[in-house]
RNA sequence: GGAGUCGGCCGGACGGUGGCCCUUUCGGGGGAGGAAAGUCCGGACUUCACAGAGCAAGGUGCCCAGCAAGGUUUCGGCCAAGCUGGGGCGGGGUGACCCGACGGAAAGUGCAACAGAAACAAACCGCCUCGGCUUGCCGGGGUAAGGGUGAAAUGGUGAGGUAAGAGCUCACCGGCGAUAUGGGUAACCAGUCGGCCGUGCAAACCCCAUCUGAAGCAAGGCCAAAUAGGGGGAGGAUGACGCUGCUCGCCGACUCUCCGGGUUGGCCGCGUAGAUAAAUCGCCGUACAAACACAGAAUCCGGCUUACAGGCCGACUCCAGUU
RNA sequence: UGCCGGAUAGCUCAAUUGGCAGAGCGUCUGACUCUGAAUCAGAAGGUUCUAGGUUCGAGACCUAGUCCGGCAG
Numbered sequence: 001g002g003a004g005u006c007g008g009c010c011g012g013a014c015g016g017u018g019g020c021c022c023u024u025u026c027g028g029g030g031g032a033g034g035a036a037a038g039u040c041c042g043g044a045c046u047u048c049a050c051a052g053a054g055c056a057a058g059g060u061g062c063c064c065a066g067c068a069a070g071g072u073u074u075c076g077g078c079c080a081a082g083c084u085g086g087g088g089c090g091g092g093g094u095g096a097c098c099c100g101a102c103g104g105a106a107a108g109u110g111c112a113a114c115a116g117a118a119a120c121a122a123a124c125c126g127c128c129u130c131g132g133c134u135u136g137c138c139g140g141g142g143u144a145a146g147g148g149u150g151a152a153a154u155g156g157u158g159a160g161g162u163a164a165g166a167g168c169u170c171a172c173c174g175g176c177g178a179u180a181u182g183g184g185u186a187a188c189c190a191g192u193c194g195g196c197c198g199u200g201c202a203a204a205c206c207c208c209a210u211c212u213g214a215a216g217c218a219a220g221g222c223c224a225a226a227u228a229g230g231g232g233g234a235g236g237a238u239g240a241c242g243c244u245g246c247u248c249g250c251c252g253a254c255u256c257u258c259c260g261g262g263u264u265g266g267c268c269g270c271g272u273a274g275a276u277a278a279a280u281c282g283c284c285g286u287a288c289a290a291a292c293a294c295a296g297a298a299u300c301c302g303g304c305u306u307a308c309a310g311g312c313c314g315a316c317u318c319c320a321g322u323u
Numbered sequence: 324u325g326c327c328g329g330a331u332a333g334c335u336c337a338a339u340u341g342g343c344a345g346a347g348c349g350u351c352u353g354a355c356u357c358u359g360a361a362u363c364a365g366a367a368g369g370u371u372c373u374a375g376g377u378u379c380g381a382g383a384c385c386u387a388g389u390c391c392g393g394c395a396g
Stems, first nucleotide, its partner, number of pairs: 001319010013286006020031004033294001037305002040303005045216004052248004057212005062087006070079003088102001089100004103207002108205002110201003124147002126143008155173006174197002176194004181190003220268004230259006242250001324395007333348004342379001350366005372388005
């Protein structure tokens, strides 16, 4: 000098001036964000009957420690969307470092198109061997070492062995299983034993562990206004509606729909920004390279994800050059 | 504000459990006809909304985003 990795922060400041909204004791006070967003998770809150149980359905998934809106408690603790640190295993990068929906494929079922002989049990070519004869072909048997196909072909390399071959045997390596050994809190690692030896997919069904009742502030509550329940249809004491998929249980008389009318306002929920079609802004000056990006609360809180001009701080890596 | 659903050819829709993306209408070319329509034969037309992931393989499965539609007072 160039290229890059990780962590953190700001998102305009000060002064003047003119407006907007809320509030007020009339002096004044307060007035968008790091994501207010997407609505992807969890919780508070509210209603569904203070009657539940089972199944189904759905979420999560390496280990240890800490934290977390909140919940629960016998006050010791436990649970919780997720976050942080460290570690294990797997993958990527020369490196700083990054990524992992990371339980189980030896419980079972299923899928693996096309190609290929064969995709889970398999002989197309080849190799070996036996028989036949028309002497270079036919038939039987053995063989997964070689060829070819494929994303994937029955562990890999070497040696022995054999008619040819083969974990058939041996050595090393890889995987799997067992383990009363060693290390570690644990995940796991190492060791030992067993020739036990195709594989992938669980973001396919599933199995294991664990958690979950449903709906959502247009939830829901109160007041006021308006009145008529007029007619038609369906279901229901053989139990409807109801805690909302199913069954059992419980409760006990209404529920749904069509036609045609009336009313269609306010308060609470709702906040030290704040509800009303809904404010939170404009201009000038100062310093500077410049004041510009993404975007705007609507029940609240915590997390995740996504968008973002420009700038600041710290730690570190690789390459090249100079001393 | 909250909840739910969808996006595949120009249009309307399919695609069974993940295995070569199709159908009807429309368009184009040819035949038939004096000409047109109808009919017959044939052809073209696809980033399956976008990006990433799982998988040998994604329209389908998972995650994030974009756009459109519906419902609730």
Molecule: RNase P RNA; transfer RNA
Organism: uncultured Armatimonadetes bacterium